[in-house]
The RNA shown here (small-subunit ribosomal RNA) has 1534 nucleotides and comes from a metagenome. Its Rfam family is "Bacterial small subunit ribosomal RNA". Rfam links the family to the GO terms structural constituent of ribosome and ribosome. The RNAcentral record of the sequence draws on SILVA. The coordinates come from a structure-prediction model, not an experiment, and the mean pLDDT is 84.
RNA sequence: AGAGUUUGAUCCUGGCUCAGAACGAACGCUGGCGGCGUGGAUUAGGCAUGCAAGUCGAGCGCGAACGGUGGAAGCGGAGGCUUCGGCCAAAACGGAAACCUAGUAGAGCGGCGAACGGGUGAGUACAAGGUGGGUAAUGUGCCCUCGGGUAGGGGACAACUCCGGGAAACCGGGGCUAAUACCGUAUACGUUUUCGAUGUCCACGGACUUCGGGAAGAAAGGUGCACGCAUUUAUGUGUGUGUCGCCCAUGGAUCGGCCCACCCCCCAUUAGCUUGUUGGUGAGGUCACGGCUCACCAAGGCAACGAUGGGUAGCUGGUCUGAGAGGAUGGUCAGCCACACUGGGACUGAGAUACGGCCCAGACUCCUGCGGGAGGCAGCAGUCUAGAGGCUUCGACAAUGCGCGAAAGCGUGACCGAGCGACGCCGCGUGCGGGAUGACGGCCUUCGGGUUGUAAACCGCUGUCAGUAGGGAAGAAUGCCCGGAUGGUGAAUUCGGGAGUGACGGUACCUGCAGAGGAAGCCCCGGCUAACUCCGUGCCAGCAGCCGCGGUAAUACGGAGGGGGCAAGCGUUGUUCGGAUUUACUGGGCGUAAAGGGCACGUAGGCGGAAUAGCCCGUCCGAUGUGAAAGUGCUACCGCUCAACGGAGCAAAGUCAUCGGAAACAGCUAUUCUUGAGUGCGGGAGAGGUGAGUGGAAUUGCCGGUGUAGCGGUGGAAUGUGUAGAUAUCGGCAAGAACACCAGUGGCGAAGGCGGCUCACUGGCCCGUAUCUGACGCUGAAGUGCGAAAGCGUGGGGAGCGAACAGGAUUAGAUACCCUGGUAGUCCACGCCCUAAACGGUGGGUACUAGGUGUGGGGGGUAUCGACCCCCUCCGUGCCGCAGCAAACUCAUUAAGUACCCCGCCUGGGGAGUACGACCGCAAGGUUGAAACUCAAAGGAAUUGACGGGGGCCCGCACAAGCGGUGGAGCAUGUGGUUUAAUUCGAUGCAACGCGAAGAACCUUACCGGGGCUCGAACUGAGGGGUAAACCCGCCGAAAGGCGGGCUGCUUCGGCGAUCCUUCGGAGGUGCUGCAUGGCUGUCGUCAGCUCGUGUCGUGAGAUGUUGGGUUAAGUCCCGCAACGAGCGCAACCCUUAUCCAUAGUUGCCAGCACGUCAUGGUGGGGACUCUAUGGAGACUGCCGGCGAUGAGCUGGAGGAAGGUGGGGAUGACGUCAAGUCCUCAUGGCCCUUAUGUCCCGGGCUACACACGUGCUACAAUGGCUGGUACAGAGAGUUGCAAGACCGCGAGGUGGAGCUAAUCUCUAAAGCCAGUCCCAGUUCGGAUUGGAGUCUGCAACUCGACUCCAUGAAGUUGGAGUCGCUAGUAAUCGCGUAUCAGCACGACGCGGUGAAUACGUUCCCGGGCCUUGUACACGCCGCCCGUCACACCACGAAAGUCGGCUGUACCAGAAGUCGCUGAACCAACCGCCUCCGGGCGGAGGGAGGUGCCGAAGGUAUGGCUGGCGAUUGGGGUGAAGUCGAAACAAGGUA
Repeated sequence: AGAGUUUGAUCCUGGCUCAGAACGAACGCUGGCGGCGUGGAUUAGGCAUGCAAGUCGAGCGCGAACGGUGGAAGCGGAGGCUUCGGCCAAAACGGAAACCUAGUAGAGCGGCGAACGGGUGAGUACAAGGUGGGUAAUGUGCCCUCGGGUAGGGGACAACUCCGGGAAACCGGGGCUAAUACCGUAUACGUUUUCGAUGUCCACGGACUUCGGGAAGAAAGGUGCACGCAUUUAUGUGUGUGUCGCCCAUGGAUCGGCCCACCCCCCAUUAGCUUGUUGGUGAGGUCACGGCUCACCAAGGCAACGAUGGGUAGCUGGUCUGAGAGGAUGGUCAGCCACACUGGGACUGAGAUACGGCCCAGACUCCUGCGGGAGGCAGCAGUCUAGAGGCUUCGACAAUGCGCGAAAGCGUGACCGAGCGACGCCGCGUGCGGGAUGACGGCCUUCGGGUUGUAAACCGCUGUCAGUAGGGAAGAAUGCCCGGAUGGUGAAUUCGGGAGUGACGGUACCUGCAGAGGAAGCCCCGGCUAACUCCGUGCCAGCAGCCGCGGUAAUACGGAGGGGGCAAGCGUUGUUCGGAUUUACUGGGCGUAAAGGGCACGUAGGCGGAAUAGCCCGUCCGAUGUGAAAGUGCUACCGCUCAACGGAGCAAAGUCAUCGGAAACAGCUAUUCUUGAGUGCGGGAGAGGUGAGUGGAAUUGCCGGUGUAGCGGUGGAAUGUGUAGAUAUCGGCAAGAACACCAGUGGCGAAGGCGGCUCACUGGCCCGUAUCUGACGCUGAAGUGCGAAAGCGUGGGGAGCGAACAGGAUUAGAUACCCUGGUAGUCCACGCCCUAAACGGUGGGUACUAGGUGUGGGGGGUAUCGACCCCCUCCGUGCCGCAGCAAACUCAUUAAGUACCCCGCCUGGGGAGUACGACCGCAAGGUUGAAACUCAAAGGAAUUGACGGGGGCCCGCACAAGCGGUGGAGCAUGUGGUUUAAUUCGAUGCAACGCGAAGAACCUUACCGGGGCUCGAACUGAGGGGUAAACCCGCCGAAAGGCGGGCUGCUUCGGCGAUCCUUCGGAGGUGCUGCAUGGCUGUCGUCAGCUCGUGUCGUGAGAUGUUGGGUUAAGUCCCGCAACGAGCGCAACCCUUAUCCAUAGUUGCCAGCACGUCAUGGUGGGGACUCUAUGGAGACUGCCGGCGAUGAGCUGGAGGAAGGUGGGGAUGACGUCAAGUCCUCAUGGCCCUUAUGUCCCGGGCUACACACGUGCUACAAUGGCUGGUACAGAGAGUUGCAAGACCGCGAGGUGGAGCUAAUCUCUAAAGCCAGUCCCAGUUCGGAUUGGAGUCUGCAACUCGACUCCAUGAAGUUGGAGUCGCUAGUAAUCGCGUAUCAGCACGACGCGGUGAAUACGUUCCCGGGCCUUGUACACGCCGCCCGUCACACCACGAAAGUCGGCUGUACCAGAAGUCGCUGAACCAACCGCCUCCGGGCGGAGGGAGGUGCCGAAGGUAUGGCUGGCGAUUGGGGUGAAGUCGAAACAAGGUA
């Protein structure tokens, strides 16, 4: 940094797609280790369980228990005593008090904290957030600083205890009690407030300073030490002192509150919103300003610079991407905000309208004894649900931090750690070196080999990670104890020493040991894009990001081998940015690709001439402040072995704020100016507009005259009209509409538009002049007006024309084109509509930038008789053209050039200018204007072709002019079809069809039936075996073949050994694919074309050359020309034929000479002639006239056997048709292998209702028949042609002379001369059939040819149509040859006789060149449109129905604040009384009641929005449906 994709190719426009980076990801396959990060994005859904906020005994009063010590009462009764009644009594058992536990645990009063920390992003488009300010309108616990104080009293309430209620939660009542809890009183440096004075500042509102007077308002104690006192001797108390508190006040710090400016998403299919609303006065309220609240007054406030409404959304630092500008995003970390089940509310407090507080309402869950209660994980773990999807109910307070505490310390799911997850980033490893007979195996192969691949094996080495064993940190310093220093003998502080504190964790790290041992996958390989082969599959299965692959040779599907990429990951999916200058600020466009508003006037807005001076708002410079940290960038920086990660330093970052400065530019202010603009004056042109009047021509109608049979209309007709008198023609009258000629890329107008003439009114424009104004200007969102045609309303009018409609034609149809009619309309007035290919497809304005040439209007100069010409100039309107621009076409002073200003508009095609909504309209409809879905394009310009029922030029037996056929008949032959066991296969418009086939009875033969063979009928190699094979004979058989017998090879006599048998490699295939191919061939077409090199032009495809003017059979030649040359074609060279010459002279020839015959070159001889076959000559527009350009050439003529390529042949350019042929041959691939090979017999290819092609023979007298008679050429011939002769009616037979051929043979017919037939189904015609034969052949049944006799069919010249031929041609006549045993009406050749016609190029067909149009390029057999039918998809409408959000009115009104009331109730303060217990009253408090407000709720009625909806409407999509044929060519009616 680009690439793929629209086309046959090109350039452009334009969309789609890809390569990159990123992620809180997920899914698939795979998975060794570590570090650092990170992890509920969906359901702000519901939650079991545990923990997440406590702490202080140095504020206060109570105050256990377990356990220990202890051993009482009791029981017990050993034993003893006895007065015998009884008494004493040890042990065991038993465990009381007391003491310890302990003033501990614990709960309570009280203080501080709980408003932090932690979570989430629902709400919120602003009461948020960010940046910068303001607060003279403010608060601030704990902390710091400074000043002052801490006096003296009082009464309660918890805990506790007693009673009561309740299932519980908990509650009520009586009684006791402490405080740093509560309440009076005293005091007041400050403070607050008020009054007076003073000064300073000020934003003029006020604020602050100083002085004086008045009023109001505080507190709490705890504890250490020393000394003293008292006593109950371990307590209390006093003084001093230290310390921690407490109160009032000052300043600070910190953290807030409030206010302002700017910034901050989408929808205008949301355009108007607002009544506490905007402001004022006063009051209330608050820490504080304020409609924050209330009363009154005024009527304001906001909004196109987007109010209001709707949708979406936490904001930011940042993050991702990007070159940047931007775009997207806001997870982790950090700042702010909001929320804590949903809604409402306040209390406490320095701070909350309070996540783990309270009250109320609601939903949900749980408990219940049914009365009532309890709860809130969006804290950490964890669970369920939904989901593609996100972790442990872990450890520890060791560190950091926070709360409390004097401290020790306690608490802390904050935090620090560990665990889980490849989720991400970073690092490491899975080994390293050597090792070629390049092993085996795999894969490929041209079978040679190549590749996997130094890869492996093998040899040597190392030891990271993991494993195991051992060692083993840092993170720890506080604090505590002891001592020292300092200090006020205290504390704080500090130094030294000592003991001790680690969740992580025996972790990091280090060392030893063993052994290459435990550790590689994923994706891709058609192009983009790096990497190719084989097999399988056969438009199937499948792939695919785009283009697109797959229908039998798939580098695109699946597998394999190989290769490429990345790597503990790799791919996929999703999302964002990029690429995309594809929203364009940087950095795009609008003539034709998407895009200029139909036109004007004009509001807001934007932009704006010259000069001077000032200001400094923009602008620029400097300084200061700020832009938190983290992050980003940088560093010879530092710490983990490196890195990721972390630390340090620096930089960077704003449209920011303030101050200072500059004054060019812009702005503003002031004063001028005239060139922009306007104005005056003098002229001018014009279909400019409106109204009124008026004119002639034409048309139609009516009246009258003349006149008679048609008229009219068309491609041709018909409908129509006319004998009731049309059309035509003459005269008159009427009506309406439009204005010929002039008339012109002429004029006017803003556009639409405007056309006879006259008048009236009226708008604009141009020129000249330079009177006045002095920037008054340009553009123009909204808005307003104008706005062709058609259409609408009301009323007129209506000649012509003429939608609809009717009829006639056309047609397959014809709801059209054509014709005859004809209503609305077209016209007028008034009112609507408001669109258009409203187009120059080009918005308006200003300025600048070569010219040339027309034309309209004006002015000037020159010169004149003249305004005739010429020159200059201003304004309009055209054409051509330079620079420039442009994709090209084109534009080019009338820009699409160069610039500036303003407006409108565009952003792929379809859906769609559609739907919904809104506005406008009487309606028709208009304006505004989407989405779902779908496609990979849709387009513009130009190029080359092809095509056209486009044009021009020109050829051809193309037509025409002729001659003869074909199509009808019979037969032959080929084909289709049908049939068949098979009728083998191929050829199929021309260019298949008497074609392959130059010859199917067997063979051929490929087909069918049957019978056989399996290394095979033919070829070759190897291994093994055996001895002859061929040949002959016999038997079986239809044959092939089988069985049996006989005979044999060479030899150095050892043996060798083909053929044969067997096994294998392999043969064989007329099996498939001519769409895998070679070769060959057909065709356009013997048409004149097809190309190249260099140069030039074009961005390019391409063009030029090759076009043009002539000419030719010809791209043949000449001329011209940005072309100059060249090649393949044309022509010529070749063959043949026509004339002549030379040479040669047998088998050919015979003039002259000679001989001979009935006759014949028969013979001698001859080379003259014919001929033969070799070589030459000749013809070249060479000569002459004319035409032409003096050319090419054309035309006429001469000469010549031949004249303008003399006739004929051979010769076939680049290419087209996937033309034909795999069955000539060759050949890739596929297929068959006891058969799809091969052998044999028989059959079939010969079938036959039909259809077609090509031929033959005819239909007759230009003929048939009979007789006579004449003349060829080219060929062929020894398994052959065969003469003469004889036989047969004949085919033919017998026989064989001659001939390997100019020698012999095959060998003519029409013609000619006679005769006959007499127009008939015949003496035409010969099919068919019967009989008899001949010939070939192994064999003529299926299935040969020929002969004779008999038979004698159709057919009397052939419909539509169609074929050949232009001269030795057509026509006609016969002859030969190849194939071949035989078979020819076919094919290929040969000669004989021998015509007619061509005016001409309009038409049909084919072709060539130029040009034009094109939406075609598979190229007109193209492309392509709409309805209908079917399937699927999304959407609109729809009676209705179900939700969500929200407005308004009313009802009712919880908790609660505030207000009012307050007669329940009440300790502290005050007063009075008292029996001293207290009582009464007051102040004050206060339950309750009540008022305003007020959430959920209810009723009613609107708005917005969504789901579903019978049915309905169009739309889109869909290999082979129906009907037509609208568009593209003049597309057949532009």